[in-house]
RNA sequence: CCCGAUAACGGCAACCCGUCCGAAAGAGCGGAGCGCAAAGCUACGGGCCUAAGGCCGACAGGCUAUGGUCGCCGAGCUGCCGAAG
Numbered sequence: 001c002c003c004g005a006u007a008a009c010g011g012c013a014a015c016c017c018g019u020c021c022g023a024a025a026g027a028g029c030g031g032a033g034c035g036c037a038a039a040g041c042u043a044c045g046g047g048c049c050u051a052a053g054g055c056c057g058a059c060a061g062g063c064u065a066u067g068g069u070c071g072c073c074g075a076g077c078u079g080c081c082g083a084a085g
Stems, first nucleotide, its partner, number of pairs: 002085001003082002011036002016031004021026001034071001040077003044074003047069003053064004
């Protein structure tokens, strides 16, 4: 350094519920405890979600991210502990 144990010190926190911000997706906070060895950070590439505004349309509706998601994948940056190999 790779690696990751029924190890230790600890950490994070899905669903759901309450509250709150938001047009929505979704976010914050509290409870909760499915999971996670980067489930720490960055929307940089791809994917996915939403469509306020904009554009199209006679209507119905469609398209679009400048909005989200890093607990979808990849990339970059940083990091605790330590058996076996």